The RNA shown here (transfer RNA) has 76 nucleotides and comes from a Rickettsiales bacterium. The RNAcentral record of the sequence draws on ENA. The coordinates come from a structure-prediction model, not an experiment, and the mean pLDDT is 81. NCBI's taxonomy places the organism under Bacteria, Pseudomonadati, Pseudomonadota, Alphaproteobacteria, Rickettsiales. Its Rfam family is "tRNA". Rfam describes the family as follows. Transfer RNA (tRNA) molecules are approximately 80 nucleotides in length.

């Protein structure tokens, strides 16, 4: 220095050809108990890494750009 690939909820991960942001765990709250635990029922919680751009509309296409991982080249 050049290529790949990740990057979404507190954690792990999903999101199909652009068209309301989603699961599991977790954590509140309540109901179940003598109480815990399990279970069941509601709910909070999100600049989808970060800036533009295209677009009627971007998590998703385009361009820079940060920050892991991995590879290959310089450098002695």
């Nucleotide at each position: 220095g050049g290529g790949g690939u990740u990057g979404u909820a507190g954690c792990u991960c999903a999101g199909u050809u652009g068209g309301u942001a989603g699961a599991g765990c977790g954590c509140u709250a309540c109901g179940u108990u003598c109480g815990c635990a399990u279970c069941g029922u509601a709910g909070a919680g999100g600049u989808c890494g970060a800036g533009a751009g295209u677009u009627c509309g971007a998590g998703u296409c385009u361009c820079u750009u940060c920050a892991g991982c991995u590879c290959c080249a310089c450098c002695a």